[in-house]
Background: This is a predicted structure of an 89-nucleotide RNA (Glycine riboswitch aptamer) from Dechloromonas sp. It was read from a public genome assembly, where an Rfam model found it. Its Rfam family is "Glycine riboswitch aptamer". On this family, see Mandal et al., Science 2004: "A glycine-dependent riboswitch that uses cooperative binding to control gene expression". Of the family's consensus pairs, 90% are formed in the model. The prediction has a mean pLDDT of 80.
């Protein structure tokens, strides 16, 4: 100095599932009711690892609490490009 390793900011890329009925409301939406979706968060679980035992333990996997189910939005993750920090070399 480069790179890898966390985390931040930009920026492309991003999938699923009723444009369901009803009532309010100028509209945006909002409240009910039923029927789906999982890639925001968020719970829950195996081995391995320990003499043995507990405990501790992971997801894109399960659960659907929130969230979503035309466009907008938002989005786990994944590309480039920066910044910062910690360690390793």
């Nucleotide at each position: 100095u480069g790179c890898c390793g966390u985390u931040c900011c930009a920026u492309g890329g991003g999938a699923g599932a009723g444009c369901g009925c009803a009532g309010c409301g100028c509209a945006c939406g909002c409240u009910g009711c039923c029927g789906c979706c999982g890639a925001a968060g968020g719970c829950g679980c195996a081995a391995a690892c320990c003499c043995a035992c507990c405990c501790g333990a992971a997801a894109a996997c399960g659960c659907u609490c929130a969230g979503g189910c035309a466009a907008a939005a938002g989005g786990a993750c994944c590309g480039u490009g920066g910044a910062a920090c910690c360690g390793g070399g």